[in-house]
């Protein structure tokens, strides 16, 4: 310090997520030791048991008991000494310890004040302590009760209580003086008057007591500032705010009461609601901040819940009291007892938090003169890896790189790995044994010293829970000691196996559907390490609430507009002041903590101690400075405003008047059959006379042309015929005046399109709703015909719009250019430049994510306001408020997603546009679709009808040929190392082989049986065969979505890219676009591009002309011979032709025109066999379709192995209600039949082609020449000519069927082809629709070949005859290119919306119901204090007494906790039913949006 994630990719916006640190933690796995710390975060839930506050006999009385003694009745009495417990009294119990309920408060923090206060014990100082009295516990006696407890009587003490005296610098009152201050006043002092004290214990001394003053400590009160969230809490308050008087308090004060006044608080947030103890500090962060408030320290609050006071120096009191309530316990049912939020511990709750331990040895506390006692404070120990820190689990050597494991490209390597074994060394720790601390200094006691019978000092002596612990030594031996998580990216670390969208993982993105580095296991690796991971929470990263440090045209975000109070900000000059500001100084900011350097103690560290320093950014006080801001008063004119002279401008506003055109209606006329409307129609109107046309009349609304990129308006909304009246304003020019009067503006106010609402008018047009007609699958729409609210006016409401420049207002500054622009000024001026004020366009810099903006800023600055913080839920719900209503304003949450959104890029797409091409359309010719048949496919059937191909790009396709074979399918019966190969072993040559034979459908099986290669006859070797074993074979089984190869298609379309440069933040662009041209990204020109590659073209083959060479099997002109005839023969190769080779030829080369002079184009031009790539072929760029093929072949993986392998026979692939594709033959006269009889090319041929002859009507048979082929053979048809047929189901057509045959072949039944005779079906030119073809083409005619025993209407070739048409590119289809829009990128076969149905989730409403909380009113009032009353009782004092004072008791009153009643408010829970929302698998209906999305 960043990273991942929206996209095909990019930039920016924006959220989500991760890496770090931390914790009083918990959970999972694991675990050797020690030190230091920490340990109920939940139920302030309930608590058994024990302990946690006592002490003092030197305050008092005094007992049980014990000891001794005495008496003596031997178990009683008395005396002396010691003396527990209990009791009276003193001090303490208000500390220490716990908890965080309550509390938003002077509670806490900080800084001040008390001239408004108290303070036991302690310290200092001064003074004092005289006399007297009455009681009461206890003890004793008697009683009540189960108990707790309690009643009566008698008697008694005190440092308990009371009275008198004395007394001051105490208190009060009055009078006076002085000093000081801070307003009331304070202090000092004088005089007078009044009031109030005391306690002893003890006799060496010491400790106490009383009063006053002061100190210290502690407490109380007051004040400034700071201290959470909600405005969907906006008004609150009657003791309330203040005053006077009184009361009360330690003290001020409405603290309380009476009276008087009507105030007090609040947008700088009162009141209300929610939450919460506060701080020092802790975590995090660079800091500013954010979060927290465990342990330790300070303060506060509380002690079962609520209330109350008493005692006391101090409490309204954790281990005190009283009352009420809830709960628990005891009970003899009458009544009682209790309070762990002390330490342990129990139950409960919970993810979760320890021992019913030891000791007062130390530190501290209470009491005491002291010894001492008490002390769950404290010090220790126990439990827990809860955290931090430290140590260890060994060290060195050791390569055959061992064995084993894992992996691989596998005869071998890599890795585990110096790791192990093995050798040497060490012994921390653990174990055993032995020794063994510091923490302790005191008090007291004793001795000594000093002075002064007491104090101070010194010495001796005593005391350890922890603990036989820390620590030290010795012994032996590597001995006693390693795990957890992770390994797709972020993020360090990779392979194999298993699984197969299953099981599972996951922090985000996302993995898993048969080759998973992401699941599970293994090996290996990485990171930490006695721990490691997960979960939870906080900060960080997050500049993602932005003070430091963000934004608002389009991403979320400028209020619809203006006015304007508060608030914020504010022009020039000089003066004063010193509030802000700055500087110095002083006080404070507890300690601990953090930080710096250091010292010291534990072996180090953590930890702890020490004295320094720094810091605590704060608050208070004080001194100074005066630039800036503020304040006060003054002045100025440039900001702002007013007024005036002179001009000028405009759809500025309000009200009135007038006008013409159009429309509609009415009346009348002319006139006749339609009008109207649409894509086309219909509804509608019209013979009762429409539409049209003419005239007149009426009505309401809107104002053509001018008119605009224009103008006006305080702003926005808005404003348009002409004119009048009234009103307002801007601008320009020149004066004058005021003197900062300004800018912005929360709340507030006003204005505010359209629609809508109310009342009353008006109503021509247009027109929601509605009706009808169309369209449509539907059409509650788009279109048409009608038509009501409304549209118009007046008054009132509503208050919203994409109220938009999606751009708040104001001010200043910052290059230019431009306009038939608007209004002024200037100037001789319709020109013109300048200037002021507006309205526009382009652009520099700058800015911006980019698009863009750019003096009318989105630039540079300043001020103020408004608004934003992921998408959805939702501008919804609830609440409040406004409104007549509709609705507006304000405005959430649960839940859910990892995106949503912006700008630009490249593609793709568009029922977008431009340009261009193609048998794409058009123009033509011929077909298909109808018939019959052939063939392929689907479907159906079947034991099987093997498999594949399925829009174009499957369907006469794989198949260039299924009777068996093929054959992969089915049935039956049969084989198991097999049809191949290697190895090992055995056996054989006189056999297990051949052959023969039995039965069998064959395959198999059984029987008989004996031949052979070489030979030197001794044998030999290999091969074959057979058996066994082994490794294997075999598979047309699966996956074409694991693949190679090959192929189809876009498409023979003209495209597809690269290097360098340049432009852009970037994806990308440029080049390749543009102007021309071409069949072409073909070429030319231009150009931030310059070049290049794959494609195009050319090079290749065939064909068209020709030359040379060559001349047989071809040819025959001349010569010769010969035949009925024929190149038949000699001969020749001239010609034709042929084969091969080599040339030649065509290049827009020439001419004319045209064009930018270029590229090129045009020409019935020339020439030429051929003319503009001459015709045809081969040739297929980058890529697309997960296109096709695992059944040509090859191949990864998976599967079968007496079968999914191999062999055999028969069947099937040929089925047949049907549908489709491709063809053949036809429907006839451009024809058919019969006859005549001419012309070709490519090819094929020895298991062959076969002439010729001959037989047969014929298919064909027999005989057979020639030919291994320019030689022989297969071998032409249409055409031509002649005759007949005469338009008909025919002399058309030939299906179907019968009989008889031929050929091939082991074999034609299923299931071949052909022949003859007979039969003679449908069909008379084919609906919607659709196909091919632009010239030697279509059409038509035949021929050959491959495969092949045989078999084709198919396929592939070949030649014969041989047309028509193309104006043209509007339309259909496909393609190319440029541009445009896009919410598409799996790319329109895309994306995507809403209802309905189903499931789940959260949520609103809801009759009601349950609970919490709060206010108000009333009732009832406990205890206590206060006030009053009192015919009860009464020791101290007064009084001679009666009696009184006082006290106790009783009682009344106001107040009051709890309780009750009632009405409300508020917050929650549940709820029949109901509303919408969200999320879900491939549901239903439509198709609203994205392209002009098909009605923008």
């Nucleotide at each position: 310090a960043g990273a991942g994630u929206u996209u095909g990719a990019u930039c920016a916006u924006g959220g989500c997520u991760c890496a770090g640190g931390a914790u009083g933690a918990a959970c999972g796995c694991u675990a050797g030791c020690g030190g230091c710390a920490g340990g109920c975060c939940u139920a302030a839930c309930a608590c058994a048991u024990g302990c946690a506050a006592g002490u003092c006999g030197a305050g008092g009385g005094g007992u049980a008991u014990u000891a001794g003694g005495a008496g003596c009745u031997u178990g009683c009495u008395c005396c002396u000494a010691a003396g527990a417990g209990a009791c009276c009294g003193g001090c303490g119990c208000a500390c220490g310890g716990g908890u965080g309920c309550g509390u938003a408060a002077c509670g806490c923090g900080u800084a001040u004040g008390c001239a408004a206060u108290c303070u036991a014990c302690c310290u200092u100082a001064u003074a004092c302590a005289g006399g007297g009295g009455a009681a009461u516990a206890g003890c004793c006696c008697a009683g009540a009760g189960a108990a707790a407890u309690u009643u009566g009587g008698a008697u008694u003490a005190a440092u308990g209580c009371c009275c008198c005296a004395u007394g001051g610098u105490a208190u009060u009152a009055u009078a006076g003086a002085g000093u000081g201050g801070c307003a009331u006043c304070a202090c000092u002092u004088u005089a007078u008057a009044a009031u109030u004290a005391a306690a002893g214990u003890u006799c060496c001394a010491a400790c106490g007591g009383u009063a006053u003053a002061a100190g210290a400590u502690g407490a109380g009160c007051a004040u400034g500032c700071g201290u959470c969230c909600c405005a969907u809490u906006a008004g609150u308050u009657a003791g309330u705010u203040g005053g006077u008087a009184a009361g009360g308090u330690a003290a001020c004060g409405g603290c309380u009461u009476a009276c008087c006044a009507a105030g007090a608080c609040a947008a700088u947030g009162a009141u209300g609601g929610g939450u919460a103890g506060g701080g020092g500090u802790c975590c995090u962060g660079a800091g500013a901040g954010g979060g927290a408030g465990a342990u330790c320290c300070c303060c506060c609050a509380c002690a079962c819940u609520g209330g109350u006071a008493c005692u006391g120096a101090g409490a309204c009191a954790c281990g005190g009291a009283c009352c009420a309530g809830a709960c628990u316990c005891c009970u003899a049912c009458g009544g009682g007892a209790g309070g762990c939020a002390g330490c342990a511990g129990u139950g409960a709750g919970g993810a979760a938090u320890a021992u019913u331990g030891g000791a007062c040895a130390a530190u501290g506390g209470g009491c005491g003169c002291a010894a001492g006692c008490c002390u769950g404070a404290u010090c220790c120990a126990g439990c827990c890896a809860u955290g931090c820190c430290g140590c260890g689990u060994g060290c060195a050597g050791g390569a055959a790189g061992a064995c084993g494991g894992u992996c691989c490209u596998a005869u071998g390597g890599a890795u585990u790995g110096u790791a192990a074994a093995c050798u040497g060394c060490u012994u921390u720790u653990a174990u055993a044994c032995a020794g063994g601390a510091a923490g302790a200094a005191a008090c007291a006691a004793c001795u000594c010293u000093a002075c002064g019978u007491g104090u101070a000092g010194a010495g001796u002596c005593u005391u350890g829970a922890c603990g036989g612990u820390a620590c030290u030594g010795u012994a032996g031996g590597a001995a006693u000691a390693a795990g957890g998580a992770u390994c797709g990216g972020c993020u360090a670390a990779c392979u194999c196996c298993g699984u197969g969208c299953c099981a599972g993982c996951a922090g985000c993105c996302g993995c898993g559907g048969u080759a998973a580095u992401a699941c599970g296991g293994a090996g290996g690796a990485u990171c930490c390490a006695a721990g490691c991971g997960u979960u939870a929470u906080c900060c960080g990263g997050a500049a993602u609430c932005a003070u430091u440090g963000g934004g608002u045209u389009u991403a979320a975000a400028g209020g619809g507009u203006c006015c304007g109070c508060a608030g914020g900000c504010g022009g020039g000059c000089a003066u004063a002041u010193a509030a802000g500001u700055c500087a110095g100084u002083g006080g404070u900011g507890a300690a601990a903590g953090c930080c710096u350097a250091c010292u010291a103690g534990c072996u180090c560290a953590a930890c702890u101690a020490g004295g320094a320093g720094a810091a605590c950014u704060g608050c208070c006080a004080u001194u100074g400075a005066u630039a800036c801001u503020g304040u006060a008063a003054g002045u100025c004119u440039u900001g702002a405003a007013u007024u005036u002279c002179g001009g000028u401008c405009g759809a500025a506003g309000u009200g009135g008047g007038c006008g013409g055109a159009a429309u509609g209606u009415g009346u009348a006329g002319u006139g006749u059959a339609g009008c109207g409307g649409u894509g086309a129609a219909a509804u509608g109107c019209a013979u009762a006379g429409a539409u049209a046309u003419u005239a007149c009349a009426c009505a309401g609304a809107a104002c053509a042309c001018c008119g605009a990129u224009a103008g006006c308006g305080a702003a926005a909304g808005g404003c348009a015929g002409c004119u009048c009246a009234c009103u307002a304003g801007g601008c320009c020019u020149g004066g004058a005046u005021u003197g900062a009067c300004g800018c912005u503006c929360a709340g507030g106010g006003a204005c505010g399109a359209a629609a809508g609402c109310g009342u009353g008018g008006g109503g021509a047009u247009c027109a929601a709703a509605c009706a009808g007609g169309a369209u449509u699958a539907g059409a509650u729409a788009c279109c048409c015909u009608g038509g009501u609210a409304g549209u118009c006016c007046a008054c009132g409401c509503u208050g919203u719009a994409a109220a938009c420049g999606a751009u708040g207002a104001u001010u200043a500054c910052u290059c230019g250019c431009u306009u038939u622009u608007c209004g002024g000024c200037g100037a001789u001026a319709u020109a013109c430049a300048g200037u002021c004020g507006g309205a526009g366009a382009c652009u520099a810099a700058g800015c911006g994510a980019a698009a863009g903006u750019g003096a009318u800023a989105a630039g540079u600055a300043a001020u103020c306001c408004a608004c934003c913080u992921g998408g959805g839920g939702a501008g919804u719900a609830c609440g409040a408020u406004c409104g007549c209503a509709a609705g507006g304003u304000u405005g959430a949450a649960a839940c859910u997603c990892a995106a949503a959104g912006g700008a630009a890029u490249u593609g793709a797409c568009g029922g977008g546009g431009g340009c261009c091409c193609g048998c794409a359309c058009a123009a033509g010719c011929g077909g298909u679709g109808g018939a019959g048949c052939a063939u392929g496919u689907g479907g159906u059937u079947u034991a099987a009808u093997u498999c594949g191909a399925u829009g174009a790009u499957a369907c006469g396709c794989g198949a260039a040929g299924a009777a068996c074979c093929u054959u992969a399918c089915c049935a039956a019966g049969g084989c198991u190392u097999a049809a191949a190969u290697g190895c090992a072993u055995a056996u054989u040559g006189c056999a297990g082989u051949a052959a023969u034979u039995u039965g069998g459908a064959c395959a198999g099986a059984g029987a008989u049986g004996u031949a052979a290669u070489c030979u030197c006859c001794g044998g030999a070797a290999a091969a074959u065969c057979u058996g066994u074993g082994u490794a294997c074979a075999g598979g047309u089984g699966c996956u074409g979505c694991a693949u190679g190869g090959c192929u189809g298609u876009c498409g023979u379309c003209a495209g597809c890219u690269c290097g360098u440069g340049u432009c852009g933040u970037g994806a990308g662009a440029u080049g390749u676009u543009g102007g021309g041209u071409u069949a072409a990204g073909u070429c030319c020109c231009g150009c931030a591009a310059c070049g290049a590659g794959c494609g195009c073209a050319a090079c290749c083959c065939c064909u068209a002309c020709u030359u040379u060479u060559a001349g047989u099997u071809g040819c025959c002109a001349a010569c010769a011979g010969g035949u009925c005839a024929u190149g038949c023969u000699g001969g020749g190769c001239a010609c034709u032709c042929u084969g091969a080779a080599a040339g030649a030829a065509a290049c827009u080369g020439c001419c004319a025109g045209u064009g930018a002079u270029a590229a090129g184009c045009u020409g019935a031009g020339a020439g030429g066999a051929a003319g503009g790539u001459g015709g045809g072929g081969a040739u297929g760029a980058c890529g697309u379709c997960a296109a096709g093929u695992c059944a040509u072949c090859a191949u990864g993986g998976c599967c079968c192995u007496u079968a999914c392998g191999g062999g055999u026979u028969g069947g099937g692939c040929u089925a047949c209600a049907c549908a489709c594709g491709u063809g053949c033959u036809a429907c006839a006269a451009u024809g058919g039949u019969a006859g005549u009889g001419a012309c070709a090319a490519u090819g094929a041929g020895a298991u062959g082609c076969a002439a010729a002859g001959u037989g047969g009507c014929g298919a064909c048979g027999c005989u057979a020449a020639g030919c291994u082929a320019a030689a022989c053979u297969c071998a032409a048809a249409a055409a031509u000519c002649u005759a007949c047929c005469u338009c008909a189901g025919u002399u058309c057509g030939g299906a179907u069927u019968g009989c008889a045959c031929u050929c091939u072949g082991c074999a034609a039944c299923u299931c071949g082809a052909g022949u003859g005779c007979a039969u003679g079906a449908a069909g008379c030119u084919g609906g919607a629709a659709u196909c091919g073809c632009u010239a030697g083409u279509a059409a038509u005619c035949g021929u050959a070949g491959a495969u092949c025993a045989g078999c084709g209407u198919g396929c592939u070739a070949c030649g014969g005859u041989g047309a028509a048409u193309a104006c043209g590119u509007u339309c259909c289809c496909g393609g190319g290119u440029c541009u445009u829009g896009u919410a598409c990128a799996c790319a329109c076969c895309g994306c995507c919306c809403g209802u309905c149905a189903c499931a789940c989730c959260a949520u609103g409403g809801a009759a009601g119901u349950u609970g919490g909380u709060u206010c108000u009113a009333c009732c009832u009032u406990a205890a206590a204090g206060c006030a009053g009353a009192u015919u009860g009782c009464u020791a101290a004092c007064c009084g001679c007494a009666a009696g009184g004072a006082g006290g106790c008791g009783u009682u009344u009153g106001a107040c009051c906790a709890a309780g009750g009643u009632a009405u409300a408010g508020u917050c929650a829970g549940c709820a029949a039913c109901u509303g919408g929302g969200g999320u879900g698998a491939a549901g239903u209906c439509g198709u609203a949006a994205c392209a002009a999305g098909g009605u923008a």

RNAcentral holds the sequence, with entries from ENA.
Predicted 3D model of a 1496-nucleotide RNA (small-subunit ribosomal RNA) from uncultured Flexibacter sp.
Rfam family: Bacterial small subunit ribosomal RNA.
NCBI's taxonomy places the organism under Bacteria, Pseudomonadati, Cytophagales, Flexibacteraceae, Flexibacter.